[in-house]
């Protein structure tokens, strides 16, 4: 220098003018409205709503079993997790490093397309060897043996070399592989060594077996106040309606414990309040730990809207882009002055979107 790998930090700043939400103070008022002043006002993802919790209501109220779903190497972290840290094993890469539903196929059942003779009670298509018969004397037919070779396949009976044999075969031997057993190391996953041991194909994101976890719905949860209105309850107890132009007057009908009407309770729509901002909180010092994280001291209080405030404009600077000058450092002009995006009960994660900068490491090349 080029190509990569991993991690971290930030998400413009200041001033002026106008405006918005919440809270506080003053003024004002019966109470308000209004007016004046002050404080404060989005994110690293507020997003997707995918996991884990708090909180609330409903169900069960003890436990167990069954069913369903999820998770699944080990150790640690955490309130908890399917998250995080470290490690083991496997795979990929020259490497930094990355990825892995990573328990059990030697409990049982099932499946293994196509091809192939045969895909698990494993298997004889070609080939190889031998025996018998036949004759055209090196071929045909038939029997037997054989998994070394060919061929098929994603996968073919531990691999490979030898001994052996008619030809062959873990039948036997050396080296290697897997399982099992023992010993040693490690908290453990696991690793290493040893052996008169064994050689059993794959698939469990097929059923299943083993271990662990899980009741359901969600802040439109839920609670309180309460205009309106129906049912219902209580108290008092006599009127109500039609006709006629008509409240008086007249007349008719209904009602007076089968109760007109009024009041109170109740009920809970509109609306309002709480939930709702001191929390598994944030910053920092020191200590422990490889780390995730934990402990300790000090400091801080940091949006709370409800049709939904957190904005707009102007100027300057940083930053970015570009042009010119310069050997270079740098100087000057112009443009832009920003990406993804926007709280809605709250936390811990994951994932996705997006801009700029920085650090460490790896490989290759070049120079000293």
């Nucleotide at each position: 220098a080029a190509a990569g790998c991993a991690g971290g930090a930030g998400g413009a700043a200041c001033a002026g003018u106008c405006g918005c939400g919440u809270c506080c103070c003053g003024u004002g008022u019966c109470a308000a409205a209004g007016c004046g002043g002050g404080a404060u006002g989005a994110g690293g993802a507020a997003a997707g709503u995918c996991c884990g919790a708090g909180c609330u209501c409903c169900a069960c109220a003890g436990a167990a079993u069954c069913g369903a779903g999820g998770c699944g190497c080990c150790c640690g972290g955490u309130a908890a997790c399917g998250c995080c840290g470290g490690g083991g094993c496997g795979a990929a890469g020259u490497g930094a490093u990355u990825c892995g539903a990573c328990g059990g196929a030697a409990a049982g059942u099932g499946c293994c397309a196509c091809a192939g003779a045969a895909a698990c009670u494993a298997a004889a298509c070609c080939g190889u060897u031998u025996c018998g018969c036949g004759c055209u004397u090196g071929c045909g037919c038939g029997g037997a043996a054989u998994a070394a070779g060919g061929g098929u396949g994603a996968a073919a009976a531990c691999g490979c070399g030898g001994u052996g044999u008619a030809a062959g075969a873990g039948a036997c031997c050396a080296c290697g592989a897997u399982c099992c057993g023992u010993u040693u190391g490690g908290u453990g996953a696991c690793a290493a060594a040893c052996g008169u041991g064994a050689u059993g194909g794959g698939c469990a994101a097929a059923c299943c077996c083993c271990g662990c976890c899980u009741g359901g719905a969600g802040c439109a949860a839920g609670g309180c106040c309460a205009a309106a209105u129906a049912a219902g309850g209580g108290a008092a107890g006599a009127g109500a309606g039609g006709c006629u132009g008509a409240u008086u007057c007249g007349u008719c009908u209904c009602g007076u414990u089968u109760g007109a009407u009024u009041c109170c309770c109740g009920g809970g729509u509109a609306g309002g309040c709480c939930g709702c901002a001191u929390g598994a909180g944030c910053g920092u010092u020191c200590g422990g730990g490889u780390a995730a994280c934990c402990g300790u001291g000090c400091g801080c209080c940091c949006a709370g809207a409800u049709a939904a405030a957190u904005g707009a404009c102007u100027g300057u600077u940083a930053g970015c882009c570009u042009c010119g000058c310069u050997a270079a450092c740098g100087c000057g002009g112009g443009g832009u002055g920003u990406a993804c995006a926007g709280a809605a009960c709250u936390c811990g994660g994951c994932u996705u979107a997006u801009u700029u900068c920085c650090u460490g490491c790896u490989u290759u090349c070049a120079a000293u």

The RNA shown here (Bacterial RNase P class A) has 368 nucleotides and comes from a Candidatus Zixiibacteriota bacterium. The model forms 94% of the base pairs in the Rfam consensus. It matches the Rfam family "Bacterial RNase P class A". It is annotated as a ribozyme. A source record names the gene rnpB.